The RNA shown here (SAH (S-adenosyl-L-homocysteine) riboswitch aptamer) has 89 nucleotides and comes from an uncultured Pseudomonadota bacterium.
Its mean pLDDT, the model's own confidence on a scale to 100, is 76.
Of the family's consensus pairs, 100% are formed in the model.
The sequence was found by an Rfam model in a public genome assembly.
[in-house]
RNA sequence: UCUGCCGAGGGGCGCUGCAGCGGGUUCCGGAUCGCCGGAAGUCGUCAGGCUCGGUGGAUGGGUCGACCUGACAACGGCGCCCAUUCCCU
Numbered sequence: 001u002c003u004g005c006c007g008a009g010g011g012g013c014g015c016u017g018c019a020g021c022g023g024g025u026u027c028c029g030g031a032u033c034g035c036c037g038g039a040a041g042u043c044g045u046c047a048g049g050c051u052c053g054g055u056g057g058a059u060g061g062g063u064c065g066a067c068c069u070g071a072c073a074a075c076g077g078c079g080c081c082c083a084u085u086c087c088c089u
Base pairs, nucleotide, nucleotide: 001058002057003056004055005054006053007052008051009050010082011081012080013079014078015077018049020045021044022043023042025040026039027038028037029036030035048075
């Protein structure tokens, strides 16, 4: 740096829908029937996909390592509701 899993960032309902995922259609290329890849378009699903922490794997860099100490949040389309905190009445 990339990636898998787990947890956290308070919840619920509804709407739209990008990415992603799934199903068709059309076109193109390849191929020994089965098949593979790409493009366009359509239908369905879809508002934790982000960040932080823990842990596993891969790759790269560095060179001590262990221990100790400190900090630990910022965000997440629209509408409504609940919860929590503060202030006022």